[in-house]
The RNA shown here (SAM riboswitch aptamer (S box leader)) has 109 nucleotides and comes from a Candidatus Fermentithermobacillaceae bacterium. Model confidence (mean pLDDT): 85 of 100. Taxonomically the source falls in Candidatus Fermentithermobacillaceae (Bacteria, Bacillati, Bacillota, Candidatus Fermentithermobacillia). The sequence was found by an Rfam model in a public genome assembly.
């Protein structure tokens, strides 16, 4: 790199280095020199395997890996049903369902 399974509306700082775009990707909309993103250090959350206790729910942050801006920041493909504007065809909000797609984790090959 690839298959399967589950999860994804909670939750989590500061310092120091770098210097320009970042949020996966396309459209918004954030966000960013008041210095993001990314790298260190030292904290913090608590998904997923492990381990301990409890044997009951859980609960510990002990090992692994993961995370620490906005719901997976919204949509994106299908169906469904509602609300406004319209004679109509239409357009325009907002909700639910499944899916595509990504992230994480455990297994597999």
């Nucleotide at each position: 790199a690839c298959c399967u399974u589950a999860u994804c509306c909670a939750g989590a700082g500061c310092a120091g280095g770098c210097g320009a775009g970042g949020g996966a990707c396309u459209g918004g909309c954030c966000u960013a020199a008041u210095g993001a993103c990314c790298c260190u250090g030292c904290g913090g959350c608590a998904a997923c395997c492990g381990g301990c206790a409890a044997c009951a729910c859980u609960g510990c942050g002990c090992g692994g890996u993961g995370c620490u801006a906005a719901u997976u920041c919204c949509a994106g493909c299908a169906g469904a049903a509602u609300c406004g504007c319209g004679a109509a065809a239409g357009c325009g909000a907002a909700u639910c369902u499944g899916g595509c797609a990504g992230a994480u984790a455990a297994g597999g090959a």